Predicted 3D model of a 152-nucleotide RNA (SAM riboswitch aptamer (S box leader)) from Fimbriiglobus sp. The sequence was found by an Rfam model in a public genome assembly. Its Rfam family is "SAM riboswitch aptamer (S box leader)". Gene Ontology term of the family: regulation of gene expression.
RNA sequence: AUCUUAUCCAGAGCGACUGAGGGUUUCAGGCCCGACGACGUCGCAGCAACCGGUCGGACCGACAGCCGCCAGGCUCGACGUUCGAUGCUGGUGCUAACUCCUGCCCGACGACCGCGAGGAGCAAUCCCCGCACGAGUUGGGGCAGAUAAGAU
Repeated sequence: AUCUUAUCCAGAGCGACUGAGGGUUUCAGGCCCGACGACGUCGCAGCAACCGGUCGGACCGACAGCCGCCAGGCUCGACGUUCGAUGCUGGUGCUAACUCCUGCCCGACGACCGCGAGGAGCAAUCCCCGCACGAGUUGGGGCAGAUAAGAU
């Protein structure tokens, strides 16, 4: 660097330095953070539990041992799989806002405006049904990205 798999609405901030932009990703729109010092770097603290460790349960069951009427049965139980617990002087990661939100596809609901049919009314107008448009809300998927583990 590429590929695969899993996760991404939970959680967790202080100090020092620095000094103008920042919100990983190409762009655009929105909305936020920021001289009451953001972003970043370093130190310390913390969060989480992907991998590893330890402990426990379940499953599978090699080797070994015992019995045997030679069909087999019993014991032990490594390795492995899986579930849970534990924060461990282990390897990472993370500590504003859902990955800050949206953009592409599909579904549900669906306002305003418009067109048409019907009804009430003297009229202005109102009610109701159908069609079209489809703002917006919401659910799912996709793209991209981040992190972990593995492979090349």